[in-house]
RNA sequence: AAAGCCCGCCGGGCGAUCGCUGGCAGCCCGUCUGCCGGAGGAAAGUCCGGACUCCGUAGAGCGGCGUAGCAGGUAACGCCUGCCCACCGUGAGGUGAGGAUCAGAGCAACAGAGACGAGCCGAUUCAGUUCGGGUGAAACGGGCAAUCUCUACGCGGAGCAACACCAAAUAGGCGGCCGACGACCCUGCUCGGGUAGGUCGCGGGUAGGUGGCUCGAGUCCGUCAGCGAUGGCGGACCCAGAGGAAUGAUCGCCACACGGCGCAACGCGCGCCGUGCACAGAAUCCGGCUUACAGGCGGGCUUUGCAU
Numbered sequence: 001a002a003a004g005c006c007c008g009c010c011g012g013g014c015g016a017u018c019g020c021u022g023g024c025a026g027c028c029c030g031u032c033u034g035c036c037g038g039a040g041g042a043a044a045g046u047c048c049g050g051a052c053u054c055c056g057u058a059g060a061g062c063g064g065c066g067u068a069g070c071a072g073g074u075a076a077c078g079c080c081u082g083c084c085c086a087c088c089g090u091g092a093g094g095u096g097a098g099g100a101u102c103a104g105a106g107c108a109a110c111a112g113a114g115a116c117g118a119g120c121c122g123a124u125u126c127a128g129u130u131c132g133g134g135u136g137a138a139a140c141g142g143g144c145a146a147u148c149u150c151u152a153c154g155c156g157g158a159g160c161a162a163c164a165c166c167a168a169a170u171a172g173g174c175g176g177c178c179g180a181c182g183a184c185c186c187u188g189c190u191c192g193g194g195u196a197g198g199u200c201g202c203g204g205g206u207a208g209g210u211g212g213c214u215c216g217a218g219u220c221c222g223u224c225a226g227c228g229a230u231g232g233c234g235g236a237c238c239c240a241g242a243g244g245a246a247u248g249a250u251c252g253c254c255a256c257a258c259g260g261c262g263c264a265a266c267g268c269g270c271g272c273c274g275u276g277c278a279c280a281g282a283a284u285c286c287g288g289c290u291u292a293c294a295g296g297c298g299g300g301c302u303u304u305g306c307a308u
Stems, first nucleotide, its partner, number of pairs: 001304010012254007020038007027030001040279001044290002047288005052159004064155005069083005084098001085096004099150002104148002106144002120133004163211004173202006183195004218237008256276008
């Protein structure tokens, strides 16, 4: 210098104007004013694992589903770390559905006489006694568990639209009272009962509202233990809580990339104009995995070439 491998990080900045939303404070209480806060590394897919809530549940087994080297980490995991083994790569490294085939079953294209049962062909021998045999991944000794199965371990179901509380109007339910000699039914009449009606009360559900709701397996720094994942200790910090769903819009300047023009010209550059500036957007909350991503920064390492 070129080509690669593995990690970590950023993912526009500043200002003005007009808005939206949560909290706090203020008063002239108005949907007013002021101050503070207001999306991500993936908020995504909803694929795993948990917290939390309700339902179910004596205990055990069968069934079903899942996981699978060994050891460790963790709240837990199908995640992560270390080591072993196998495969790929010159290498840095990458990938792995890596338990068991003497418990039983099943399977094996093409080629080949024969493909899972042992046998077949040729020669040979007292004797399946011995030797040889093309094909094929595999010819009698094995392979496949990415086929059933076995073994070990794990797993109840539904999900914040969970769930809890408050609670209209209308209709309906239950109960009390009224009815004044009244309406209808039992019933032609008396008594009695019922229905409709009026009124008051009670309770359930719905609309709607409130809680759940964000301080948490939290973030950052230091230190100790450990190869590491990670854990212990100490200190500092508070970092969206909306909910038919806010976190926005416009303009200016700067940065970055590309294109054009001009200046300069060995080259680095400078100025003006234009265009572009990703993927994507919380919805109960965490830990992972996977997928998407314009452009950019940093670190470690490998191979090859050249120079010393």
Molecule: Bacterial RNase P class A
Organism: Pseudomonadota bacterium